[in-house]
RNA sequence: GCCCGGUUGGUCUAGUCGAAAGACGGUCGCUCUACGAGCGAUAGAUCCGGGGUUCAAUUCCUCGACCGGGUA
Numbered sequence: 001g002c003c004c005g006g007u008u009g010g011u012c013u014a015g016u017c018g019a020a021a022g023a024c025g026g027u028c029g030c031u032c033u034a035c036g037a038g039c040g041a042u043a044g045a046u047c048c049g050g051g052g053u054u055c056a057a058u059u060c061c062u063c064g065a066c067c068g069g070g071u072a
Stems, first nucleotide, its partner, number of pairs: 001071007010024004018055001026042005032036001048064005
């Protein structure tokens, strides 16, 4: 250089054109003698950035950034 894959709350991971879910973590409450655990509630993501297609894009196309892999 070329080819392929990835980028989603603080962390890890789902998801798919009708617009974001779960776990852990955070906060609050209840409970157990209690470190801590269990139960309930709650906050938290302009879905890496720009452009395009569409009535509608996190999702499709394209350019770029970064990360990983392959290849000469």
A computed fold for a 72-nucleotide RNA from a Candidatus Sigynarchaeota archaeon, annotated as transfer RNA. The prediction has a mean pLDDT of 81. Taxonomically the source falls in Candidatus Sigynarchaeota (Archaea, Promethearchaeati). Rfam family: tRNA. It is annotated as a transfer RNA. RNAcentral records the identical sequence in 2 taxa.